[in-house]
Molecule: c-di-GMP-I riboswitch aptamer
Organism: Paenibacillus sp. Root444D2
RNA sequence: AAUAAGAAACGGCAAAACCGUCCGAAAGGCGGAGACGCAAAGCCACGGGUCUAAGCAAGGGCACUUCCUUGUACGACAGCCGGGCCGCCUAC
Repeated sequence: AAUAAGAAACGGCAAAACCGUCCGAAAGGCGGAGACGCAAAGCCACGGGUCUAAGCAAGGGCACUUCCUUGUACGACAGCCGGGCCGCCUAC
């Protein structure tokens, strides 16, 4: 130095529940606080999967505004799996 690995450590991240004069139609995000866990729980929605359905489409109701049902991602999730990119420490 490369490859592989994960015992420890310098350190790092932060699930759920809770909180909010925040963003969003929602899913979800962001912030606070918290610690279940994580050796990539760093980054990327590329494949699969999951969540949501504003808009749109179809159907139904109604005098109309509008309402109901179903479908749909162009919205999300990287802490569901795979893939890609980058990276810290170190015993044997």